[in-house]
This is a predicted structure of a 77-nucleotide RNA (transfer RNA) from a Solirubrobacterales bacterium. Lineage of the source: Bacteria > Bacillati > Actinomycetota > Thermoleophilia > Solirubrobacterales. It matches the Rfam family "tRNA". By type it is a transfer RNA. RNAcentral holds the sequence, with entries from ENA.
RNA sequence: CGGGCGGUAGCGCAGUCCGGCAGCGCACCUGCUUUGGGAGCAGGGGGUCGCGAGUUCAAAUCUCGCCCGCCCGACCA
Numbered sequence: 001c002g003g004g005c006g007g008u009a010g011c012g013c014a015g016u017c018c019g020g021c022a023g024c025g026c027a028c029c030u031g032c033u034u035u036g037g038g039a040g041c042a043g044g045g046g047g048u049c050g051c052g053a054g055u056u057c058a059a060a061u062c063u064c065g066c067c068c069g070c071c072c073g074a075c076c077a
Stems, first nucleotide, its partner, number of pairs: 001073007010026004020057001028044005050066005
C1' cells in the first nucleotide's frame, strides 16, 4: 500500500442479503419466596446501531468518506 471480515445495551451476540416499531442470553434494579444468601417466580430499567455525509416518506440495513480491531497478500529490510 491492496484485499477480506468485524464495530448494535455493562458483557457475548442476532437482526443487514430483500429498507418499515431496535431484539435475545447473561448481568443489573424492584417485589414474592427464605432467618439470611443462593436458586426459583413475577415485573422493570438500560442503545444517538463506531463517526460524518448522501439517497429515501422512512436507514442498524443502501451509497460515499473517515476511525478502530482481526486476518491475508504485496513492498522494504